[in-house]
Context: one part of a larger RNA
RNA sequence: GAACGAACGCUGGCGGCGUGCCUAACACAUGCAAGUCGCGCGAGAAAAUGGGGGCAACUCCAUGAGUACAGCGGCGCACGGGUGAGUAACACGUAGGUAACCUGCCUUCGAGACCGGGAUAACCUUCCGAAAGGAGGGCUAAUACCGGAUGAGACCACGGGACUCUGGUCCUGCGGUCAAAGGUGGCCUCUGCAUGCAAGCUAUCACUCGAAGAUGGGCCUGCGCACCAUUAGCUAGUUGGCGAGGUAACGGCUCACCAAGGCUAAGAUGGUUAGCUGGUCUGAGAGGAUGAUCAGCCACACUGGGACUGAGACACGGCCCAGACUCCUACGGGAGGCAGCAGUGGGGAAUAUUGGACAAUGGGGGAAACCCUGAUCCAGCGACGCCGCGUGGGUGAUGAAGGCCUUCGGGUCGUAAAGCCCUGUCUGGGGGGACGAACCCUCCGCCGGUGAACAAUCGGCGGAGCUGACGGUACCCCCGAAGGAAGCACCGGCUAACUCUGUGCCAGCAGCCGCGGUAAGACAGAGGGUGCGAGCGUUGUUC
Numbered sequence: 001g002a003a004c005g006a007a008c009g010c011u012g013g014c015g016g017c018g019u020g021c022c023u024a025a026c027a028c029a030u031g032c033a034a035g036u037c038g039c040g041c042g043a044g045a046a047a048a049u050g051g052g053g054g055c056a057a058c059u060c061c062a063u064g065a066g067u068a069c070a071g072c073g074g075c076g077c078a079c080g081g082g083u084g085a086g087u088a089a090c091a092c093g094u095a096g097g098u099a100a101c102c103u104g105c106c107u108u109c110g111a112g113a114c115c116g117g118g119a120u121a122a123c124c125u126u127c128c129g130a131a132a133g134g135a136g137g138g139c140u141a142a143u144a145c146c147g148g149a150u151g152a153g154a155c156c157a158c159g160g161g162a163c164u165c166u167g168g169u170c171c172u173g174c175g176g177u178c179a180a181a182g183g184u185g186g187c188c189u190c191u192g193c194a195u196g197c198a199a200g201c202u203a204u205c206a207c208u209c210g211a212a213g214a215u216g217g218g219c220c221u222g223c224g225c226a227c228c229a230u231u232a233g234c235u236a237g238u239u240g241g242c243g244a245g246g247u248a249a250c251g252g253c254u255c256a257c258c259a260a261g262g263c264u265a266a267g268a269u270g271g272u273u274a275g276c277u278g279g280u281c282u283g284a285g286a287g288g289a290u291g292a293u294c295a296g297c298c299a300c301a302c303u304g305g306g307a308c309u310g311a312g313a314c315a316c317g318g319c320c321c322a323g324a325c326u327c328c329u330a331c332g333g334g335a336g337g338c339a340g341c342a343g344u345g346g347g348g349a350a351u352a353u354u355g356g357a358c359a360a361u362g363g364g365g366g367a368a369a370c371c372c373u374g375a376u377c378c379a380g381c382g383a384c385g386c387c388g389c390g391u392g393g394g395u396g397a398u399g400a401a402g403g404c405c406u407u408c409g410g411g412u413c414g415u416a417a418a419g420c421c422c423u424g425u426c427u428g429g430g431g432g433g434a435c436g437a438a439c440c441c442u443c444c445g446c447c448g449g450u451g452a453a454c455a456a457u458c459g460g461c462g463g464a465g466c467u468g469a470c471g472g473u474a475c476c477c478c479c480g481a482a483g484g485a486a487g488c489a490c491c492g493g494c495u496a497a498c499u500c501u502g503u504g505c506c507a508g509c510a511g512c513c514g515c516g517g518u519a520a521g522a523c524a525g526a527g528g529g530u531g532c533g534a535g536c537g538u539u540g541u542u543c
Base pairs, nucleotide, nucleotide: 001543002542003541004540006539007538008537009536010535013389014388015387016386017385018384019382020381021347026345027344028343030342031341032340035075036074037073040072041071048063049062050061051060052059053058082300083299084298092224093223094222095221096220097219098218101217102216106213107212108211109210110209111208112207114148115147116146117145123138124137125136126135127134128133154177155176156175158173159172160171161170162169163168182205183204184203185202186201187200191198192197193196226272227271228270233263234262235261238260239259240258241257243255244254245253275297276296277295278294279290280289281288282287302323303322304321305320306319325336326335327334328333353379355378356377357376361375362373363372364371365370392422393421394420395419402413403412404411405410426484428479429478430477431476432475436470441465442464443463444462445461446460447459448458449457450456487532488531489530490529491528492513493512494511498527499526500525501524502523508515509514
């Protein structure tokens, strides 16, 4: 000098864009943060309103409404969001391998979707429990579950052939194994009843098996990757083999048996510290330091362990066990996990609102309308940072008053002020007022595909309509008036800027050298000056 997720002191007008628990991975009140589908399925209210009956209490019907709330089932919940504890490791980075592998949804292609069955929630009912919750009996549905059929080297076993890089690709023989589900809209061409409808046809969305792609992952390897040798030896599933099990898959991954190996001064083992990277800061560079925000990867979710479901988890807002802690309890037993967004206590020098909206972007579900989304987009708070703007401009000498200094002549603050003439940024008031909106969807018209069809449905094009949290914000215009808007540090040398007064080795200053003991340019105040300026200094840290 530069930089900062900074803090502290004094000061503080406006705006834009960023950014904000670095400490206790400490504990958490409260609300929200993951749902959705009735075009998979069975069931199905109430309030209220209207009408009828009745003296009344009340009762019946319709609407509400096939709505709400639950339940079965499907998909999602493994994404998104947080944190950096652990980890010195194939964790990460980079370059490869997988002939050792998986991949829901999506795309393309091939083939198919036939015949049956038994249950079970919800519901009704009985019972146990303070609660959380649970047990028994009875009924019922499905795109839930199960059986059979059919089926291709799709898979398995035994063979043959071609290519080839360990379990790769292709062709082929005998045998064996393996699937499915319907929903919605429309129609009468075919089939059935034959009016019209559906078990028929058709469109679409789903379903099954297989091949390929895309995407996402698993595993393996070369190289790189902190400090300590005042850590020198480490190792028994240890190192290798054979066999088996297990896995999507290779492998001591696990197990039985056999052998005695394996690593190490090119640093094993141990200890300490640490998430890694793109990057960031500095520097002419080489390098050094660092890893906030943003992006990629990893790890974790009260602590430790475990599996279940699933295409995918050993699963932050799932389950089980153990532990610590907190809460409820009828003392028998139960409930919980903010390192999601806000917020609270605590710790700390120190770090924000218990805000708005799904309008946009993106995600989940759905045929769609739509629903959900503390992701996100916005707003709020903080000079925390960067950038921009303003606090006025011109003129004005008797160089006013006043302050300070003085050699008492004067000098200086100083064109500075006042005065006169202007301007109108920002702030304030008033009026107008956005871009971000494109879609989706609905309607109309045209064209095309399927179709027997001018139904229906799907696709494309054109037109119209609908949708804004921010926000009455940005921006524009008008009004008004110099009116509301300057401080901080320094002035001995380094280092730019000097005098007076007070003090008297005192009080104090200080980054280094050093000042202060009676004329202190170094302390304190004042006048003046210098530097930066909505900031200026100090402290900390890095280069």
Overview
The part of an RNA shown here (small-subunit ribosomal RNA, 5' domain) has 543 nucleotides and comes from an uncultured bacterium. The RNAcentral record of the full RNA draws on ENA and SILVA.